[in-house]
Context: one part of a larger RNA
């Protein structure tokens, strides 16, 4: 130093349980306010609070069922049966079931038999192997006859027959289903006006897409989306159909039909007294306690107690089981004739926070610069705060007490009045100030109307 015995300590692979949360579920336990116009049975209620357990669901479920028909056929929900039948100081009041409609469907496993010509079963350790928390092969303990497999479960079934039919698992090829991700339309053209064009005007362009947010104001076409197809592509894990192989299986297994030789089926249980509780269940619907305490051609139900008979219909005292159902919690998702900061949850925000209260508990207020921090360099005063200048912005009368900034109320400045408080009401004057109406002279451009008069032309007609 290493084995190996003994005694302690540390470490540590695998497993297992609490304690939260509870809306819905299942079991215990379990009131009283009310109502009866008092109140005590009754009701409220087989509820609430408490107390225990679970799951996405639970819980119930394949008849010791309902029924009395030509009979149905696990359960659970919904419609109706029906506010009936029944219970009830027969008051107040409670109150189902069968049956028919409908959603949703799915059957099945022990115990109890002699494999008895052979524990045929099962954990582990080693070792090999695979598609590797597992599956197979070899090989040693153990476990286990006080019973581990196989076969049967009442719809049966076992045991006999030279009777008929059908068979496991795994790779791969094409198609099709499922679940995630992704991806698919057109203007940022030209003038305005603005800080900003997403405005208004021109001119266009997609459009099974002009829902709907965002972007420096009202954006179908800037961005995100938005439509549409049995779309496309990538991925994933796997059902169904189909193609082509590998490996096993048979003296195997399952299913039918014929023989009739058998044919076990759950105890302090059922069920009866009695007491309590429950229920529509009324001579006792269920459930519990306590006392007795069974049977096997038997036992239970057959809504009035017993007693004889006789039919129907089901096999209790052992399990398991999808789906239609239930959801004020927790998660994922869309939506809205709902409320918009004293509404809306107590909480749109560092809300079960600040805070109160020994404690149980109780519990607020509080949203909005600006398009963008560009959040006032810099100079000046002053100890600083801060003030005046400059400065940023579309605005600083948007300066982190920050949109808009009502009011009662305070300060300041102007303006009025003054004996019978102030205020009201009527009438009738001043000043102020705003708004809308009218008005007087005179010039000057346009551009219409009308036609008194003037001038010029042109025609007629008198006169010279």
């Nucleotide at each position: 130093u290493g084995a190996c015995c003994u005694c302690g300590g540390a470490u540590c692979a695998g497993g297992u349980a609490g304690g939260g949360a509870u809306a819905c579920c299942c079991g215990c336990u379990g009131a009283a306010c009310u109502u009866a116009a008092g109140c005590a049975u009754a009701u409220c209620a087989a509820u609430a609070a408490g107390c225990g357990g679970a799951g996405g669901a639970a819980a119930a479920g394949a008849a010791a069922c309902c029924a009395a028909c030509u009979g149905g056929g696990a359960u659970u929900g919904c419609c109706c049966u029906a506010g009936u039948a029944a219970c009830g100081g027969c008051g107040a009041g409670u109150g189902a079931a069968g049956c028919g409609g409908c959603a949703a469907c799915a059957g099945c496993u022990c115990a109890a038999a002699u494999u008895u010509g052979a524990a045929a079963u099962c954990u582990g350790g080693c070792u090999c192997u695979c598609u590797a928390u597992g599956g197979g092969g070899g090989u040693c303990c153990g476990a286990g006859u006080u019973g581990u497999a196989a076969u049967u479960u009442g719809c049966a079934g076992a045991g006999g027959g030279u009777g008929c039919u059908u068979u496991g698992g795994u790779g791969u090829u094409g198609g099709u289903g499922g679940c995630g991700g992704u991806c698919u339309a057109a203007g940022u053209u030209c003038c305005u006006u603005g800080g900003a064009a997403c405005a208004g005007g021109a001119c266009a362009u997609c459009g099974c897409a002009g829902a709907g947010g965002g972007u420096g104001a009202g954006a179908a076409u800037c961005c995100c989306g938005u439509u549409u197809g049995u779309g496309g592509u990538c991925g994933c894990a796997u059902g169904c159909c189909u193609u082509c192989g590998c490996c096993g299986u048979g003296u195997a297994a399952a299913g039918c039909c014929c023989c009739u030789u058998c044919g076990a089926c759950g105890a302090g249980u059922c069920g009866a007294g009695u007491u309590g509780u429950u229920u529509g269940g009324g001579a006792a619907u269920g459930c519990a306690g306590c006392u007795c305490u069974a049977a096997a051609u038997g036992g239970g139900a057959g809504g009035u107690a017993a007693a004889u008979u006789u039919c129907u219909u089901c096999u209790a005292a052992a399990g398991c089981u999808a789906a239609a159902u239930a959801c004020u919690g927790g998660c994922c998702a869309g939506a809205g004739a709902c409320c918009g900061a004293u509404a809306g949850c107590g909480c749109a925000c560092a809300a079960g926070u600040a805070g109160a209260g020994u404690g149980a508990u109780c519990g607020a207020a509080a949203g909005a610069u600006g398009a963008a921090a560009a959040g006032c360099a810099c100079u000046u005063u002053g100890g600083a705060a801060a003030g005046a200048g400059a400065g940023u912005c579309a605005a600083a009368c948007a300066g982190c007490a920050c949109g808009u900034g009502a009011a009662a109320u305070u300060g300041u400045u102007g303006a009025a009045a003054g004996g019978g408080a102030a205020g009201c009401g009527c009438u009738u004057g001043c000043a102020g100030c705003c708004a809308g109406a009218c008005u007087u002279g005179c010039c000057c451009g346009c551009a219409g109307u009308u036609g008194c008069u003037c001038a010029c032309c042109c025609g007629g007609g008198c006169g010279u």

Predicted 3D model of a 464-nucleotide part of an RNA (large-subunit ribosomal RNA, domain I) from Byssothecium circinans. NCBI's taxonomy places the organism under Eukaryota, Fungi, Dothideomycetes, Pleosporomycetidae, Byssothecium. The coordinates come from a structure-prediction model, not an experiment, and the mean pLDDT is 81. Its Rfam family is "Eukaryotic large subunit ribosomal RNA". A reference for the family is Yusupov et al. (2001), "Crystal structure of the ribosome at 5.5 A resolution", Science.